[in-house]
RNA sequence: UUGAUACAUGGGCAAAAUAGGGGAAACCCUAUGACGCAAAGCUAUAGGGACUGUAAGAUGUCAGCCAGUUGCAUUU
Numbered sequence: 001u002u003g004a005u006a007c008a009u010g011g012g013c014a015a016a017a018u019a020g021g022g023g024a025a026a027c028c029c030u031a032u033g034a035c036g037c038a039a040a041g042c043u044a045u046a047g048g049g050a051c052u053g054u055a056a057g058a059u060g061u062c063a064g065c066c067a068g069u070u071g072c073a074u075u076u
Stems, first nucleotide, its partner, number of pairs: 003075003012037002017032006035064001041069003047066002049062003
């Protein structure tokens, strides 16, 4: 440097639900929580998709849907 993913110690993230707050909504923030995650790190103006909203139309939202990109461990 290229390809692959059996293990996961230490350490990391945190679904649903509940409480408080923000928002028209989707959804977001904080706390508790622990379904899961080896990229559940980052990227939502210029990949696809989904959700909300609308007479129609995203300009709003989602990265824990695919995707793009960077990286850890082991091995090659």

Predicted 3D model of a 76-nucleotide RNA (c-di-GMP-I riboswitch aptamer). Its mean pLDDT, the model's own confidence on a scale to 100, is 76.